[in-house]
RNA sequence: GCAGCCUGGGCAGCUACGGGGGAGUUGGUUAAUUCCAGCGUCCUUCGAGGAAAGUCCGGACUCCGUAGAGCAGGGUGCUGGAUAGCGUCCAGCGAGGGAAACCUUAGGGAAAGUGCCACAGAAAUGACACAGCCUGUCGUGGGUGCGCCCAUGGCGGGUAACGGUGAAAUGGUGCGGUAAGAGCGCACCGGCGUCGUGGUGACACGGCGGCCAGGCAAACCCCACCUGGAGCAAGGCCGCGAAGGGAAGCGCUUGAGGACUGCUCGUCCGAAGCUUCCGGGUUGGCCGCACGAGGCGUACGGUAACGUGCGUCCCAGAUGGAUGGCUGUCCUCGACAGAAUCCGGCUUACAGGGCUGCUAAA
RNA sequence: GGCGCCGUGGCCGAGUGGCUGAGGCACGGGUCUGCAAAACCCGAUACACCGGUUCGAUUCCGGUCGGCGCCU
Numbered sequence: 001g002c003a004g005c006c007u008g009g010g011c012a013g014c015u016a017c018g019g020g021g022g023a024g025u026u027g028g029u030u031a032a033u034u035c036c037a038g039c040g041u042c043c044u045u046c047g048a049g050g051a052a053a054g055u056c057c058g059g060a061c062u063c064c065g066u067a068g069a070g071c072a073g074g075g076u077g078c079u080g081g082a083u084a085g086c087g088u089c090c091a092g093c094g095a096g097g098g099a100a101a102c103c104u105u106a107g108g109g110a111a112a113g114u115g116c117c118a119c120a121g122a123a124a125u126g127a128c129a130c131a132g133c134c135u136g137u138c139g140u141g142g143g144u145g146c147g148c149c150c151a152u153g154g155c156g157g158g159u160a161a162c163g164g165u166g167a168a169a170u171g172g173u174g175c176g177g178u179a180a181g182a183g184c185g186c187a188c189c190g191g192c193g194u195c196g197u198g199g200u201g202a203c204a205c206g207g208c209g210g211c212c213a214g215g216c217a218a219a220c221c222c223c224a225c226c227u228g229g230a231g232c233a234a235g236g237c238c239g240c241g242a243a244g245g246g247a248a249g250c251g252c253u254u255g256a257g258g259a260c261u262g263c264u265c266g267u268c269c270g271a272a273g274c275u276u277c278c279g280g281g282u283u284g285g286c287c288g289c290a291c292g293a294g295g296c297g298u299a300c301g302g303u304a305a306c307g308u309g310c311g312u313c314c315c316a317g318a319u320g321g322a323u324g325g326c327u328g329u330c331c332u333c334g335a336c337a338g339a340a341u342c343c344g345g346c347u348u349a350c351a352g353g354g355c356u357g358c359u360a361a362a
Numbered sequence: 363g364g365c366g367c368c369g370u371g372g373c374c375g376a377g378u379g380g381c382u383g384a385g386g387c388a389c390g391g392g393u394c395u396g397c398a399a400a401a402c403c404c405g406a407u408a409c410a411c412c413g414g415u416u417c418g419a420u421u422c423c424g425g426u427c428g429g430c431g432c433c434u
Stems, first nucleotide, its partner, number of pairs: 001358007009330007017047007024039005049336001053347002056345005061231004068265004073227005078092005093107001094105004108222002113220002115216003130163001132159012171189006190212002192209007235287004245278006257269003294313008331334001363433007372387003380417001389405005410426005
C1' cells in the first nucleotide's frame, strides 16, 4: 500500500422503566385458591443495532366476491451457478485503470426501423469537395534552341494523401504503385464475416476472406425473461355510540353503478339506487405479534455463494410508546445512532481498537 | 408506521438533452415631474446537493437532503 473479517467501553454496587413467570393481595365467581380480572407490593428472569436509518429492491402474511384472456404500462439485461425470491450474492469472461497486490464496470441488439448529433466546418450519414494536388480544353502574358516550357484566369474531369473545423470526418502505420491519389496491391495492427480447435457458456486461440461497417438505446424501439392491485393505519373478533338527517348531480331496463385495478374482451351482480359535500356519533379492548427461509457449534459436499446431517440455545415486544441516572474502579476516555408485522439484501452515517492474508521497497 | 408527489432568483412560474435558461411581480439606477405615482429605458440576482451515462445534463439514471399531501 491492497483485500477480507471482528469489535463498538469493561467490571462492581444502588436505583428507575417495559415484558414473561411465580408468590402475595384485592374484587367477582365456584362444590373447591375452582376460574377470571386487577395491582404505586415482593422474588426471579429477559430487555435495541451493525446499521434498528433511507424505504431503494425482493419475499412471507392479509384483504380485494374469481384473479380469466389480450393490449398497454413497469422492471431487469455479458456467461454459468446460488437462493423462497431479488435490481442481491459467488465464480468466471470482456473492457478500462495500477509497477504490483488489486480495483472499477446499468456490459444484449446501432448489419430491422425511426429519431438526434448544438457551435464550428465544404460536408454530421441515401456522406462531401472549401482550400489544396493532378489533368483536359479555351484565353492572356512571358521565355524559346520553334519541339515546347513557365505564370495566371474561365469551363470540365479525377482525387481524398496533405490543410483547416469538430467530441466524432467512412480503418491506422509503413512500403510499393500512380498523372495525382485511393485496400489499388503487399506487410503488421484493429474491426467484421466465415471455418476449425478448446470451453457447459460468456469467450479465447489459429486459418481464410480486402469484407472496412461513425456515435447515442441511463432516445424511441427490437429481442429475451419477470410482473394483478393494495398494504399490519393490511385484516379479524368483542364492546360502546349516533343518525335512519340536509343539499347538489346522475339513474330507474335503450339499465346508472359495482366486482374491476390503465384499457378492451369476457363473466357475474344490479327491477334501484349510486356519487360528492355538509351535519352527527365512536376515538375502548383482544388477536394479528414474537419459534423464525432463527442463532451458535460441528461433520460432510461444493473453488465459492450455499446446501445437507447432527448437537445445542430461546434471544425486546411497547400502544403516548420501555434501556436512563448516580457512585466506585480500570483503560486506548468511548463514534454513528433507538425496534413498532416479520425476514433476505442494497445504500447511506460511523471515533477508536483488534485479527488474518497478499504486494512493493529497504 | 405505511404510501404518493415536488424542489428553477426575494415570490409566482415556463423550458425537458445544445448557443445568452423565458415571462410577470418585487428590488436598484436613470428619464419625466415643483415632488411623487403611473409610464418608458437599463441592471443585478437562479436550475437543492453528490456521483454516473453522454461530445454536452435544469432535463436521463442512481444516491443524499429538504418540503408538502393522503391512510386510523

Model confidence (mean pLDDT): 77 of 100.
This is a predicted complex of two RNAs, RNase P RNA and transfer RNA, with 434 nucleotides together.